[in-house]
Record summary:
The RNA shown here (c-di-GMP-I riboswitch aptamer) has 69 nucleotides and comes from a soil metagenome. RNAcentral holds the sequence, with entries from MGnify. The coordinates come from a structure-prediction model, not an experiment, and the mean pLDDT is 87.
C1' cells in the first nucleotide's frame, strides 16, 4: 500500500458541573494510534497565590490491528 475493522470534530437533545468541560443518544470534520496516562510545556476555567479542564495542542511513556516495505 491493500484488507478487516476501529475512533468520532462541529451542531442538536438529555443529564452533571459556578465554569472550562464531562457522560449518553443522534451525527461525521477528520484521525495509522483521534487507545490509555495530566509527571513537562502551551491554552482555557474558577469558589483564585490555590484548585480544576484540555491526551482530537505539543512533547514523552505504555499497550495495540494488518503485513508489500
Nucleotide at each position: 500500500a491493500a484488507a478487516a475493522g476501529g475512533c468520532a470534530a462541529a451542531c442538536c437533545u438529555u443529564c452533571c458541573g459556578c465554569g472550562a468541560g464531562g457522560a449518553a443518544g443522534a451525527g461525521a470534520c477528520g484521525c495509522a494510534a483521534a487507545a490509555c496516562c495530566a509527571c513537562g510545556g502551551g491554552a482555557c476555567u474558577c469558589u483564585c497565590u490555590g484548585a480544576g479542564u484540555u491526551a482530537g495542542c505539543c512533547a514523552g511513556g505504555u499497550c495495540g490491528c494488518c503485513g508489500a516495505a